[in-house]
């Protein structure tokens, strides 16, 4: 100095109106988007080459512009890939472990290349409660994908 054990902290957003005896659930119009990955918004750095620039006999630096299917970094997807949550099953005294399930996108544009960029139109959102719920209440002051920091006093 690095890796690990370990420790600590953090880790989900969103509504108004109308009808009605009754709906934050229907209808209308709005609004919201967990974690990791991928990668061509933008931006930054850099390499090579070209042009400009620059005392002038020649050459050259700073600096400016351009090109590259060069490189690197940062940011970037609700509906591309995976994970978590919820739910189900089995095992277990418990803590917990294992397995299952796990929503939704097209068209046009640019381009070598895009379900990721730009434009347009769509679509999706566990369980329990209740007038039928992504947005209310509840399990949940929970759990967790994971993120950050610390980490010789242990390896």
């Nucleotide at each position: 100095u690095g890796u690990c054990a370990g420790u600590u902290u953090c880790a989900g957003g969103g509504a108004a109106g109308g009808u009605g005896c009754a709906a934050u659930u229907c209808c209308u119009u709005a609004c919201u988007g967990g974690c990791g990955g991928u990668a061509a918004u933008c931006g930054g750095c850099u390499a090579u080459c070209c042009c400009g620039g620059g005392a002038u006999u020649c050459a050259u630096a700073a600096c400016g512009g351009g090109a590259u299917c060069g490189g690197c970094c940062c940011c970037a997807a609700g509906c591309c890939c995976g994970c978590g949550a919820c739910c189900c099953g089995c095992c277990a005294c418990c803590a917990g472990g294992c397995g299952g399930c796990u929503g939704a996108u097209u068209c046009g544009g640019u381009g070598a290349g895009a379900u990721u960029c730009c434009g347009a139109a769509g679509c999706c959102a566990a369980c329990g409660g209740u007038a039928u719920a992504g947005u209310c209440c509840g399990g949940a002051u929970g759990g967790a994908a994971g993120a950050a920091a610390c980490g010789a006093g242990g390896a």
Predicted 3D model of a 155-nucleotide RNA (FMN riboswitch aptamer (RFN element)) from Bifidobacterium oedipodis. Its mean pLDDT, the model's own confidence on a scale to 100, is 80. RNAcentral holds the sequence, with entries from Rfam. It matches the Rfam family "FMN riboswitch aptamer (RFN element)". Its family is annotated with FMN binding in the Gene Ontology. Lineage of the source: Bacteria > Actinomycetes > Bifidobacteriales > Bifidobacteriaceae > Bifidobacterium.